[in-house]
RNA sequence: CAGUGGACCUAAUCCUGCGCUGGGCUGCAUACGAGGAAACUCGUGUGCGAUCACCUGUCAAAUUCGGGGAAGCCGUUGGCGGGGUAACCCCGAGCCAAGCCCCGAGGGCGUGAUCGCCCGAAGGGAAGGUGUAGAGACUUAACGGCAGGCACCCUAACGCCGGACAGCCGGGCCGAGGGUGAAGAGAAAGUCCAGACCACGAACUGGCUUCAUCCAG
Numbered sequence: 001c002a003g004u005g006g007a008c009c010u011a012a013u014c015c016u017g018c019g020c021u022g023g024g025c026u027g028c029a030u031a032c033g034a035g036g037a038a039a040c041u042c043g044u045g046u047g048c049g050a051u052c053a054c055c056u057g058u059c060a061a062a063u064u065c066g067g068g069g070a071a072g073c074c075g076u077u078g079g080c081g082g083g084g085u086a087a088c089c090c091c092g093a094g095c096c097a098a099g100c101c102c103c104g105a106g107g108g109c110g111u112g113a114u115c116g117c118c119c120g121a122a123g124g125g126a127a128g129g130u131g132u133a134g135a136g137a138c139u140u141a142a143c144g145g146c147a148g149g150c151a152c153c154c155u156a157a158c159g160c161c162g163g164a165c166a167g168c169c170g171g172g173c174c175g176a177g178g179g180u181g182a183a184g185a186g187a188a189a190g191u192c193c194a195g196a197c198c199a200c201g202a203a204c205u206g207g208c209u210u211c212a213u214c215c216a217g
Base pairs, nucleotide, nucleotide: 001022002021003020004019005018007016027048028047029046030045031044032043033042034041035040054149055148056147057146058145059144064093065092066091067090068089069088072085073084074083094130095129096128100125101124102123106119107118108117109116134193136192137191138190139189140188150181151180152179153178154177155176158175159174160171161170162169163168198217205212206211
């Protein structure tokens, strides 16, 4: 997340809760392979379903056009099972807030002048996002982007400490560098609405069906 059986509520559904069947994930342990000095990371397999997964601030923009897959469920017509729906996995192009990197139109401070310091449009780049809701609209800010902090783990380089005395040995305490801090957003919290419910599908239209477009109460 889908299907399904009870319960509660309701006009009815959804929600909620107790089960069953199944799909997609995260974590932990372990074996193998690859990368790494290590911590650890990625991949594949097996097992487990117990534990852990932090704080503050900041950003809210783009939201488009095409395309490749998919479990489960629905669908058996006189003739056409092709198909339908869909939890979800993605690709190409385009576009995008704050932050980061490159470049630097132009400007400021200062000087006798030069050096120097600062701001910086446009353009380019790396992530990440959009595309990817029930057709969708709007607000918010998170489980997202960014900045800082904190906790724990590692030690190859550099510093530091000790010993040796050129070039070596030891030390993770400290600076520093690296790693971990889950998944969930294919709409998350909400408001709205063509969805859902009244109601196999209000009705019309397409269609053999499953369904689909559309659209009143």
Notes:
This is a predicted structure of a 217-nucleotide RNA (Group I catalytic intron). The model forms 86% of the base pairs in the Rfam consensus. Its Rfam family is "Group I catalytic intron". The literature on the family includes a 1990 paper in Annu Rev Biochem by Cech, "Self-splicing of group I introns". Its family is annotated with Group I intron splicing in the Gene Ontology. The family has 12 seed sequences and 5,602 matches in Rfam 15.1. The coordinates come from a structure-prediction model, not an experiment, and the mean pLDDT is 78.